[in-house]
RNA sequence: GAGUUUGAUCCUGGCUCAGAACGAACGCUGGCGGCGUGCCUGAGACAUGCAAGUCGUGGGAGAAAGUCGGAGCAAUCCGGCUAGUACACCGGCGCACGGGUGAAUAACACGUGGGCAACCUGCCCUGGAGAUUGGGAUAACCCGUCGAAAGACGGGCUAAUACCGAAUGAGACCACGGGGAGUUCGCUCCCUGAGGCAAAAGGAGGCCUCUGCUCCUGCAAGCUUUCACUCUAGGAGGGGCCCGCGGCCUAUCAGCUAGUUGGCGAGGUAACGGCUCACCAAGGCUAAGACGGGUAGCUGGUCUGAGAGGAUGGUCAGCCACACUGGGACUGAGACACGGCCCAGAGUCCUACGGGAUGCAGCAGUCAGGAAUAUUGCGCAAUGGAGGAAACUCUGACGCAGCGACGCCGCGUGGGUGAUGAAGGCCUUCGGGUCGUAAAGCCCUGUCGGAGGGGAAGAAAGGUUCGUUGGCUAAUAUCCAGCGGACUUCUGACGGUACCCUCAAAGGAAGCACCGGCUAACUCCGUGCCAGCAGCCGCGGUAAGACGGAGGGUGCGAGCGUUGUUCGGAUUGACUGGGCGUAAAGGGCGUGUAGGCGGUCGGUCAAGUCUGGUGUGAAAUCCCGGGGCUCACCCCCGGAAGUGCAUCGGAAACUAGCCGACUUGAGCGCGAUAGAGGAGGGUGGAAUUCCUGGUGUAGCGGUGAAAUGCGUAGAUAUCAGGAGGAACACCGGCGGCGAAGGCGGCCCUCUGGAUCGUUGCUGACGCUGAGACGCGAAAGCGUGGGGAGCAAACAGGAUUAGAUACCCUGGUAGUCCACGCUGUAAACGAUGGGUACUAGGUGUUCGGGGUGUUGACCCCCUGAGUGCCGACGCUAACGCAUUAAGUACCCCGCCUGGGGACUACGGCCGCAAGGCUAAAACUCAAAGGAAUUGACGGGGGCCCGCACAAGCGGUGGAGCAUGCUGUUCAAUUCGACGCAACGCGAAGAACCUUACCUGGGCUAGACAACGGUGGACAACCCGCGAAAUCGGGCCUUCCCUUCGGGGACUGCCGGUUCAGGUGCUGCAUGGCUGUCGUCAGCUCGUGUCGUGAGAUGUUGGGUUAAGUCCCGCAACGAGCGCAACCCCUACGGUCAGUUACCUGUGUCUGGCCGGACUGCCCCUUUGGGGAGGAAGGCGGGGAUGACGUCAAGUCCGCAUGGCUCUUACGCCUGGGGCGACACACACGCUACAAUGCCAGCCGCAACGCGCAGCAACCGUGCAAACGGUAGCGAAUCGCCAAGGGCUGGCCCAGUGCAGAUUGGGGGCUGCAACUCGCCCCCAUGAAGGCGGAGUUGCUAGUAACCGCGUAUCAGCCAUGGCGCGGUGAAUACGUACCCGGGCCUUGCACACAC
Repeated sequence: GAGUUUGAUCCUGGCUCAGAACGAACGCUGGCGGCGUGCCUGAGACAUGCAAGUCGUGGGAGAAAGUCGGAGCAAUCCGGCUAGUACACCGGCGCACGGGUGAAUAACACGUGGGCAACCUGCCCUGGAGAUUGGGAUAACCCGUCGAAAGACGGGCUAAUACCGAAUGAGACCACGGGGAGUUCGCUCCCUGAGGCAAAAGGAGGCCUCUGCUCCUGCAAGCUUUCACUCUAGGAGGGGCCCGCGGCCUAUCAGCUAGUUGGCGAGGUAACGGCUCACCAAGGCUAAGACGGGUAGCUGGUCUGAGAGGAUGGUCAGCCACACUGGGACUGAGACACGGCCCAGAGUCCUACGGGAUGCAGCAGUCAGGAAUAUUGCGCAAUGGAGGAAACUCUGACGCAGCGACGCCGCGUGGGUGAUGAAGGCCUUCGGGUCGUAAAGCCCUGUCGGAGGGGAAGAAAGGUUCGUUGGCUAAUAUCCAGCGGACUUCUGACGGUACCCUCAAAGGAAGCACCGGCUAACUCCGUGCCAGCAGCCGCGGUAAGACGGAGGGUGCGAGCGUUGUUCGGAUUGACUGGGCGUAAAGGGCGUGUAGGCGGUCGGUCAAGUCUGGUGUGAAAUCCCGGGGCUCACCCCCGGAAGUGCAUCGGAAACUAGCCGACUUGAGCGCGAUAGAGGAGGGUGGAAUUCCUGGUGUAGCGGUGAAAUGCGUAGAUAUCAGGAGGAACACCGGCGGCGAAGGCGGCCCUCUGGAUCGUUGCUGACGCUGAGACGCGAAAGCGUGGGGAGCAAACAGGAUUAGAUACCCUGGUAGUCCACGCUGUAAACGAUGGGUACUAGGUGUUCGGGGUGUUGACCCCCUGAGUGCCGACGCUAACGCAUUAAGUACCCCGCCUGGGGACUACGGCCGCAAGGCUAAAACUCAAAGGAAUUGACGGGGGCCCGCACAAGCGGUGGAGCAUGCUGUUCAAUUCGACGCAACGCGAAGAACCUUACCUGGGCUAGACAACGGUGGACAACCCGCGAAAUCGGGCCUUCCCUUCGGGGACUGCCGGUUCAGGUGCUGCAUGGCUGUCGUCAGCUCGUGUCGUGAGAUGUUGGGUUAAGUCCCGCAACGAGCGCAACCCCUACGGUCAGUUACCUGUGUCUGGCCGGACUGCCCCUUUGGGGAGGAAGGCGGGGAUGACGUCAAGUCCGCAUGGCUCUUACGCCUGGGGCGACACACACGCUACAAUGCCAGCCGCAACGCGCAGCAACCGUGCAAACGGUAGCGAAUCGCCAAGGGCUGGCCCAGUGCAGAUUGGGGGCUGCAACUCGCCCCCAUGAAGGCGGAGUUGCUAGUAACCGCGUAUCAGCCAUGGCGCGGUGAAUACGUACCCGGGCCUUGCACACAC
């Protein structure tokens, strides 16, 4: 920096990611080299080999095999060499280094800086002094004994640089005396006197000057050189001890301690010291964390980070600790000793069972453990170490090599050219795109690897020799040391390695992860909440850029990913650098201890602070400069840095300390004031209840309604009297008091605090406050009282699906008092305390002052308190705002994602209940705060609608019609399902339609495109067949023409690209439609406000049918809607005159025009009223449907992506089905009758329709209808009215109502009325007597009633749909309620939104 809480927003907050790193591991892959690095686990166990020896110039002894010679016949013996060699032994030095490991250790272990006047120091260096003289042993060896072994013992011999005496003592050490110096007064140092104590070892080389012997030469003494030796002083380096400071977690470890703390004395040590011991005293440590528990080697450094920090301590380096576990000492300069000893334990091994042996955390290696970590390699050539005079020996230290991509660094796997953009793959909108200059091809190069050849540096010492200088000496000899030269010779594990040259050849050398967002990289196929992915958010339920594969792409590259871990991002523990009103977070409140912080002036000091010097801060590392490997990694040299510590000096502003002073902070005094502040005692009235008595009678009480309950044994009501307890109406007030909890009648006593005025006194006496202590509502607990009312528990009555509740009737603890406990709360202003500063306005309480007034009082100023509103500022916003949540300082408390969990365990407190303190496992990708827009509310306000109400008629009951469910069926094709599916798609299912079923058939197909070929096609006839199909017959020749041919139509054949599908997906879609809703809304631009989502506008006051209009307003405008423009209709005028009436105009029909617009009058603008008018406030009706909602409906109207079928899911055809039938539902029709039914007579419409038609009229028939036929393509002809009126009948009955059902007979349409049409006649005459709960339509020419027309259509299942006219009502008080809707507002934990 990003992702992730939301519809969106801001904030808080957690989780997650991108980075870097690693002693890593795992997966896939793997060409070369260099430099590094490699048991993080079992401090588990170890076979085998090696890792510490060396010195013969300390000492004594001293082989053998073999070989040579001799002797012997031979066995064999002797001698020489081997060889003073080997193995052992005495002795010296080393073995305390080097190497390993990190178990223990929270400690002076480590780091850093100091101290030792409290110490040691082998080998090394420098100086001084010495080394005289004696003695006795012992191993080896020999002999013997025991034992399985390991080993042990006895006897005998011998040497030393082994061991022990004596001498000497400059100096050292010990005690004492004197003097001097320093001192922390403890003591220390120096000089000096006398006393005591303690030494030694020789070896090797050389030389004879001196002495002896030999006397050539030498030997010994001696001299000399060197190495050793003794004592001593000092140095260097190493070590021991002590101290300041620094670095882990835990307080759910709060008290720890008997050698403990100190002293005196003694012992012990190299040395101080309770280190140890005896005695004495009673101390010592601790909240600045003792004691306990857990974890851990520490550091330089390493990783990360901007830094501050955080994490870490592998390799390298310093220190420490350890060496199977525990303990112990010995030797030694040094150890309590990795490859030493003793004891104990565990383990392993050997054993003759008696007893022994052993310790890889050395280098390799083995087993085990584990995700995991290497060769039983080479060499001492170099560096370093031990011993030695040295040569030299030893050295798994070390140098090298081996194994591992474990890490870092470098190199390569080729370079150039090459477009028919090859083939092929993938995608595709089929045009093409892409892999892709990529390949091939052509031209080159030669790193690495391969072959051949050459071939280092790392080597200098040392040795020999010469020269020179110096030392010793009698000596230029020798010897020793230093320097220089030469000689030649010698020394390489790595290794024939690095490097160089030559040769051939593009020839041998690329993978891994990822591609939804974060995050760089996209398509196809497969799959279908499956298989799977996933770091977080999340993908997958049939078009998945997220799964799997592929093509392509992105990133890195001999590696790439994954996992684990650390830091970062995380300002998410905040020192740098956070917070606490509501997000997590102020302790319930006070008093006050430690601590922290602290007013003004002056002086002093120099602890903090600042500054300079010095020492230290090891090396390596990091950084800078330079250098060496071809570069780099790596290595070397130099510098810088090392923020620290110590010490010396300086400064004096600030802080601290000390001294002095001051008054403003704080306190005291004096004078006043208000108050439910606290404690105790007393007292008053109202009310409730109870008791007694009176009056009085049937109820009272209670609720939404009731019941339980009380009451005729007299209640309730009412009057009088009495008892008792508790609480104090009015006043009373965002009034007062108190630290908080809290405090309310009145009076008295005691008592705390506050405020104001004055400015006399003290002189910083202050603020805060971890612990501690006290106070602390209600409920609760203990003991004892008290108990009127109220009232958990409990009982009963109701309510309810239930009702362990809400409501009612009762009622016990309790509520009250005293004493004691509890110690909590939404103990809240959800806001700790203090001080200072920073605009105001207004109310209120209690003081003080000023002016005016006689006064009540008014106005002004001021202090303390308490409210409201507001500026700056702050805040995520809400909000806060002199009573801060502003600006600052001081102190305390508290927070660190949600859940688990105001929990468990432990501790403390409590009589108990419980309180205080307070985790983890596990789990989630959030949990939250504020604000925004919606939706919602049995929230509020305003307002609409046949929404209710008021009315009229229906429906729900019956029969039938139609649709639907269900069931049935071979099939009963499919769709539509609350409103908004159900007389819907369907405005016409007997065949057709038809999509369904059954049977019979076709396979380039019923239809389209292409090629070939033939021909007009058709109609008609015959045959098989149910038809389709098939066969045969008959008949026939279109259009244009440049005369070649072309085109249309059609039959047949052909092939594959196809055709076809009412098959699936309306949740892939277009289009269209329904619905909210003809509701009045929905938005935009600019501006403004807000961090933002958003708001404003569109809200408000009026008004309207309306976001209609007016006014106001940080808004001003605009768009889609509303309205208007369009159509019909009502009135009039005018023009025209087909038709009709009829001759006159008018009616009528058609066209055009007028008319209504607040134009006129009154009242105040909208608005209301009135006049005129056919019509008046939108005149009535229609068309017209904003942004959007319902993944609403439709793939079966049409179109269309994808999927799917292809002799079938396509196509043709006969028949059947869509019409089934126990039921259920919906829309309807007809009725149940007398406002009716039947019969006769009379009269009046409109919209429409008509030539495959409407049909007058006449005839036949009871009728449907039929037969004739006029008229009419229609203002001309026809279809053509019914209710109604008049007259008569019926007489309340399942009827002369109703017409279902059924039988019979007919008519019509049609190829065909069986399944399955309509109509007529005769007969039959079912249910039904007005319909439960419920439910529906309608506000006027409306409802209701009546008929008529028409689309579809051969006919018709139409009682449906769409229209038309005729007759023609009732009612609306009103908006509380039901339903739906609009606007404003409010709440919200809702947002796929109740």

Record summary:
Predicted 3D model of a 1394-nucleotide RNA (small-subunit ribosomal RNA) from an uncultured bacterium. Rfam family: Bacterial small subunit ribosomal RNA. Its family is annotated with ribosome and structural constituent of ribosome in the Gene Ontology. RNAcentral holds the sequence, with entries from ENA. The coordinates come from a structure-prediction model, not an experiment, and the mean pLDDT is 85.